[in-house]
Transfer RNA from an uncultured Bacilli bacterium, 73 nucleotides, folded computationally. Its mean pLDDT, the model's own confidence on a scale to 100, is 81. Rfam family: tRNA. By type it is a transfer RNA.
RNA sequence: GGGGAAUUAGCUCAGUUGGGAGAGCGUUUGCUUCGCAUGCAAAAGGUCGGGAGUUCGAUUCUCCUAUUCUCCA
Numbered sequence: 001g002g003g004g005a006a007u008u009a010g011c012u013c014a015g016u017u018g019g020g021a022g023a024g025c026g027u028u029u030g031c032u033u034c035g036c037a038u039g040c041a042a043a044a045g046g047u048c049g050g051g052a053g054u055u056c057g058a059u060u061c062u063c064c065u066a067u068u069c070u071c072c073a
Stems, first nucleotide, its partner, number of pairs: 001072007010025004019056001027043005049065005
């Protein structure tokens, strides 16, 4: 220098003919208990790495770019 992959909640990760942003764990609150744990119920938490474009509409398609991993040289 070139090719490929990954980036989504605090963590690990789903999410396909383009239209509802989600799960588990964790956190908080309530119930249960003399208290804790367990269990049950509920809630908070997201510029979908960043920017631009296409589109009525983008996590998803196109381009540029950042970081990490990997292959070639």